The prediction has a mean pLDDT of 84. Predicted 3D model of a 352-nucleotide part of an RNA (small-subunit ribosomal RNA, central domain) from an uncultured bacterium.

[in-house]
Context: one part of a larger RNA
RNA sequence: CUGGGCGUAAAGAGCGCGCAGGCGGGGCGUUAAGUUUGCUAUGAAAGCUCCCGGCUAAACCGGGAGAGGCUGGCGGAUACUGGCGCUCUAGAGUAAGCGAGAGGGAUGUGGAAUUCCGCGUGUAGUGGUGAAAUGCGUAGAGAUGCGGAGGAACACCAGUGGCGAAGGCGGCAUCCUGGCGCUUAACUGACGCUGAGGCGCGACAGCAUGGGGAGCGAACGGGAUUAGAAACCCCGGUAGUCCAUGCCGUAAACGAUGUACACUGCACGUUCGCAUUCCGCGAGGGAUGUGGGUGUUGAAGCUAACGCGGUAAGUGUACCGCCUGGGGAGUACGGUCGCAAGAUUAAAACUC
Numbered sequence: 001c002u003g004g005g006c007g008u009a010a011a012g013a014g015c016g017c018g019c020a021g022g023c024g025g026g027g028c029g030u031u032a033a034g035u036u037u038g039c040u041a042u043g044a045a046a047g048c049u050c051c052c053g054g055c056u057a058a059a060c061c062g063g064g065a066g067a068g069g070c071u072g073g074c075g076g077a078u079a080c081u082g083g084c085g086c087u088c089u090a091g092a093g094u095a096a097g098c099g100a101g102a103g104g105g106a107u108g109u110g111g112a113a114u115u116c117c118g119c120g121u122g123u124a125g126u127g128g129u130g131a132a133a134u135g136c137g138u139a140g141a142g143a144u145g146c147g148g149a150g151g152a153a154c155a156c157c158a159g160u161g162g163c164g165a166a167g168g169c170g171g172c173a174u175c176c177u178g179g180c181g182c183u184u185a186a187c188u189g190a191c192g193c194u195g196a197g198g199c200g201c202g203a204c205a206g207c208a209u210g211g212g213g214a215g216c217g218a219a220c221g222g223g224a225u226u227a228g229a230a231a232c233c234c235c236g237g238u239a240g241u242c243c244a245u246g247c248c249g250u251a252a253a254c255g256a257u258g259u260a261c262a263c264u265g266c267a268c269g270u271u272c273g274c275a276u277u278c279c280g281c282g283a284g285g286g287a288u289g290u291g292g293g294u295g296u297u298g299a300a301g302c303u304a305a306c307g308c309g310g311u312a313a314g315u316g317u318a319c320c321g322c323c324u325g326g327g328g329a330g331u332a333c334g335g336u337c338g339c340a341a342g343a344u345u346a347a348a349a350c351u352c
Stems, first nucleotide, its partner, number of pairs: 004323003007306002012320001014201004021194003025088007033081002035077007048066007091191001092188003095184005103177007110154001115149007125136002162169002206247006215241002220236004258319006267296013301308002325352003334345004
């Protein structure tokens, strides 16, 4: 240097943006750096290998040749790669016109329900469980009617549905704002892909400061259960859950499947466009074709099998990340980050 892998065996970074780097579409010209070729220089001797010779043979010794390249010089070749110039439109982007959406942020607002408070009606229970008890209730509970307060979440619609890079996103309205798809093919003319470091985003829980607190509810108290019960069940209940600002940076952050591109049979759903056509007075509906998304079954192929199968785990290309027996251990030490909790990077002895 080459050779193997990463859905479930060890292994895809939680996700994105992106500097360097790596890689990069079609045509023409030019150059000749890579590439390739000839000549030349160099490649000490010994050793090594082959040939020949000398000691009776060998070891040993003498002579000749070979050897792998690397580097320099001079000359030549120009397919591919690179450099430079010109050019193209199939990649990428822009524009115009349509379109769907819980995509994000802010402000406002609505109804149902729970709880609490006040007043009325009303009387002995209520609640809870497997059964109970703790609890609540004659200081009038529970039930029921009216009024009020406050917080959190948004039934139906709702979907095998949609949007987002991921985390994630669900009442309604307004404002601000990101992305995506289709059609046209007007414009730019390779502007691209990937991406070590870096930067940003990142559920829940947790932390800091201030607010808020209805319901739920770690901890905690009580009642049960039980041999015991540090639990499961029940009655309470603090932090928290909510808001603002700032941290934390993890997860079975999962499709346990990195990103981008190209290619490779069929069938059935669903969602969003476009075109054509049919039905309907119309709102609208159907069919066919063609794009984007999301599912199911499965050809070939792949796979240890399970299974995957145009949304590949098929066939290829580019680039990044990662794996190398189990335990020790995602630990110790050190570094970096953090207020802390801890996160990240990451061994060894020893042992099987």